[in-house]
A computed fold for a 477-nucleotide part of an RNA from an uncultured bacterium, annotated as small-subunit ribosomal RNA, 3' major domain. The prediction has a mean pLDDT of 87.

Context: one part of a larger RNA
RNA sequence: UGACGGGGGCCCGCACAAGCGGUGGAGCAUGUGGUUUAAUUCGAGGCAACGCGAAGAACCUUACCCGGGCUUGACAUCCUCUGACCGCCUAUGAAGUAGGUUUCCCCUUCGGGGGCAGAGAGACAGGUGUUGCAUGGCUGUCGUCAGCUCGUGUCGUGAGAUGUUGGGUUAAGUCCCGCAACGAGCGCAACCCCUGUUCCCAGUUACCAGCGGGUAGAGCCGGGCACUCUGGGAAGACUGCCGGUGACAAGCCGGAGGAAGGUGGGGACGACGUCAAGUCAUCACGGCCCUUACGCCCGGGGCGACACACGUGCUACAAUGGCCGGUACAAAGGGUCGCGAGGCCGCGAGGCGGAGCCAAUCCCAAAAAGCCGGUCUCAGUUCGGAUCGGAGUCUGCAACCCGACUCCGUGAAGUCGGAAUCGCUAGUAAUCGCGGAUCAGCCAUGCCGCGGUGAAUACGUUCCCGGGCCUUGUACA
Repeated sequence: UGACGGGGGCCCGCACAAGCGGUGGAGCAUGUGGUUUAAUUCGAGGCAACGCGAAGAACCUUACCCGGGCUUGACAUCCUCUGACCGCCUAUGAAGUAGGUUUCCCCUUCGGGGGCAGAGAGACAGGUGUUGCAUGGCUGUCGUCAGCUCGUGUCGUGAGAUGUUGGGUUAAGUCCCGCAACGAGCGCAACCCCUGUUCCCAGUUACCAGCGGGUAGAGCCGGGCACUCUGGGAAGACUGCCGGUGACAAGCCGGAGGAAGGUGGGGACGACGUCAAGUCAUCACGGCCCUUACGCCCGGGGCGACACACGUGCUACAAUGGCCGGUACAAAGGGUCGCGAGGCCGCGAGGCGGAGCCAAUCCCAAAAAGCCGGUCUCAGUUCGGAUCGGAGUCUGCAACCCGACUCCGUGAAGUCGGAAUCGCUAGUAAUCGCGGAUCAGCCAUGCCGCGGUGAAUACGUUCCCGGGCCUUGUACA
């Protein structure tokens, strides 16, 4: 000087408390451990691994296993020779191999050159083999925490201190005051994006708003940019104003006006560093290792196994509910190898067909909870839907291993969950549906977004966890 203390003081954070909903029990989904296996590829491991890399494992992917095959190789550059290549046909399970057939590229100062294919020799290719304790890059974490430092000066023999401590204050090393310090840098804040109000500009979306036409109905038509909206610009919030309080300071409390207050709400943004944290399997790269194989191609299997154990979720155990009928109101997205209306067929998944749309114009599309009416009457049930039998649909070369969905039948556990444990302070929790990426299809209940309905509670900081500042002790560095 740090680190640490079941030392002290001050102060924060859904840290506790207050409150609401969960997990831990059940069934299933998913990840992991374990076990099994020819293989169940690899990585991730307290917080910060475990719906994680995987935003899509039937083949492919694929790195694993078994079998079949290739070696200058699936891929790059160089040399020699030959020929267009491709396509098509036959044999063989695939890769491949063998044979047949058709055709004979482009430029050319004709010597040749170039692209492609085949053969050959080697130099080399190739490796998801190893080392994240050799690395770059990227990332997690403490932590959006308020800190981390420097120059000069001063003090100290020196390590170092001071500044950065102190008194107030703040979300903040935020600001004020004081002070042997005076300044500065990286952080904080602001500048950026979305959202909340208004105005201006613009109107093939919106509008009987006002006019005309029109209908069974409809912005459907003429017409109009007022409103809504769209998207470009501008204004607006700054403790600016008033009162109180405070050291006449910074600020704090209350009030006015205002769509909005005192960082309005959300996002992007992550200091010096820590964990030899993570990643050699995104990629890059040093060393080491394999080169008829640790490389490459193909068929099939595996990554999906199942006595078990854990994490994360979904669906429930019902009446604030289940079922049936009727009837409203979103936002944000996606669509030409695509979205696919109306119509017809099918109980249905879906099929036939194809209008329109490169999309504020058409489509996906129905939003669901809600509201109105009916029914069930507390029962393992008209709760719950696992499991299994049968019949189908769709994608795809192909759904046995191993897809999703539909219909009929079957109806399991489960009556609110031990010890323990998690999230959340407002348009939040809870609850309800909608979209998207990946993607042929899909094991999505995941992830990332969107809107609808919409709470309860916070006395307080003693305690648990994490953190900041000052101080104290130390046999630790």